[in-house]
The RNA shown here (Bacterial RNase P class A) has 339 nucleotides and comes from Peptococcaceae bacterium UBA4068.
RNA sequence: CGAGUAAGCCGGAUGAACGCAAGUAAAGGGAGACCUUUGCUUGAGGAAAGUCCGGGCUCCGUAGGGCAGGGUGCCGGUUAACGGCCGGUGAGGGCGACCUUAAGGAUAGUGCCACAGAAAAAAACCGCCUGCAAAGGUAAGGGUGCAACGGUGCGGUAAGAGCGCACCAGCGACCGGGAGAUCGGUCGGCUAGGUAAACCCCACCCGGAGCAAGACUAAAGAGAACGAUUUGGAUUGCCCGUCCAGUUCCCGAAUAAUGUCGCUUCAGGCCGCCGGCAACGGCGGUCGCAGACAGAUGUUCAUCUAAGACAGAACCCGGCUUAUAGGCUUGCUCGACUU
Repeated sequence: CGAGUAAGCCGGAUGAACGCAAGUAAAGGGAGACCUUUGCUUGAGGAAAGUCCGGGCUCCGUAGGGCAGGGUGCCGGUUAACGGCCGGUGAGGGCGACCUUAAGGAUAGUGCCACAGAAAAAAACCGCCUGCAAAGGUAAGGGUGCAACGGUGCGGUAAGAGCGCACCAGCGACCGGGAGAUCGGUCGGCUAGGUAAACCCCACCCGGAGCAAGACUAAAGAGAACGAUUUGGAUUGCCCGUCCAGUUCCCGAAUAAUGUCGCUUCAGGCCGCCGGCAACGGCGGUCGCAGACAGAUGUUCAUCUAAGACAGAACCCGGCUUAUAGGCUUGCUCGACUU
């Protein structure tokens, strides 16, 4: 200097004028709700998006048990929780820094592996050997295929084959390291596949509905029939349990204000110290940072600039995924050159 890789930040700024919304102070008006004027403070995102996960919160008398159903799937840690994140192990990719991982079980069972091929689960087409032939032996060579009775090599054999041996892979036993997933060593018989992102088995987890949840403010009930279990009901379906009493018809009343609350102080942000490889946790300090409701952020001017991409909160938070012009910082890897 170039190419990469991992992490982080910005994604317009400053000033003035006018105009919006919320909060708040003062003054004035109003019976009150509230209204007007002036001042001060704050005011869309890294994804606000998708609604894919997990919760907080609200309601459902019991939310208890079981079945059905659903989710996760190597080990450990973290968290309110998660299918997230962090750190490891195995496997795969990359020269490397690094990246990906749908990673339990095929010896519980069922299913599937088209076509080709002799044969795809108990196989011999061509070939090789023996033999006059019939036939027998063979799975080393050839062929088909993603995959064919472990692989390569040597010996041996009538010709061959783990038949024997060396190395390697797989499987099993024992020993050692590690909390563990697993790793290493020694020995052994020589070894009938793959697929569970197929059904299934195993382990663990799961009440339901959702801010259009829900709470409050005015108001009115009367009558008749059936019925105490075998009826009606209790927020996914079914059963048990527990609990509450109801069901149908008719007459009448009500159904306001498109009200108020929920609605933003939170598992919150920032800084420092301690523990931890890290995610994260603990302690201390400091700050308050949108709450709209046909739905608030806009316009003009000036300066700077490297940029105008993807794109606007609607109960809140932790993640994941997707979109994204461009700019900046740091660590590491590879290559070239110079010293």